A computed fold for a 101-nucleotide RNA from Pararobbsia alpina, annotated as ZMP/ZTP riboswitch aptamer (pfl RNA motif). It matches the Rfam family "ZMP/ZTP riboswitch aptamer (pfl RNA motif)". A reference for the family is Trausch et al. (2015), "Metal Ion-Mediated Nucleobase Recognition by the ZTP Riboswitch", Chem Biol. Rfam links the family to the GO terms one-carbon metabolic process and regulation of purine nucleotide biosynthetic process. The model forms 91% of the base pairs in the Rfam consensus. Its mean pLDDT, the model's own confidence on a scale to 100, is 76.
[in-house]
């Protein structure tokens, strides 16, 4: 002194689905002195659909690429990453390995 690896802007960015259940400064009713209990609606929208999908708008988003800053140190091997409050499930993608173009 690169590099990996961090952190910070920045560009770009696939994939962003289905049922339930709850959430909720919702809604009705019912009792009401305070409380409580029932019943409804629901955690993207809107439009089509050969229905777990297709198109736009949101919304989350790992990788990729630029630049700036820090930068460890016995070796070796395992455990991936990305969309929902949460469970169960479908369908992708992304690093990584092999190969071939």
């Nucleotide at each position: 002194g690169a590099a990996a690896c961090c952190c910070u802007g920045u560009g770009u960015g696939a994939c962003u689905g289905g049922c339930g259940a709850u959430a909720g400064c919702g809604a009705c009713u019912u009792u009401u002195u305070u409380c409580a209990a029932g019943u409804c609606c629901g955690a993207g929208g809107u439009g089509g659909g050969c229905c777990a999908c297709c198109a736009c708008c949101g919304u989350g988003a790992a990788g990729c690429g630029c630049a700036g800053g820090g930068g460890u140190g016995u070796u070796u091997u395992c455990a991936g990453c990305c969309g929902u409050u949460c469970g169960c499930c479908u369908g992708g993608g992304c690093a990584g390995c092999c190969a071939u173009g």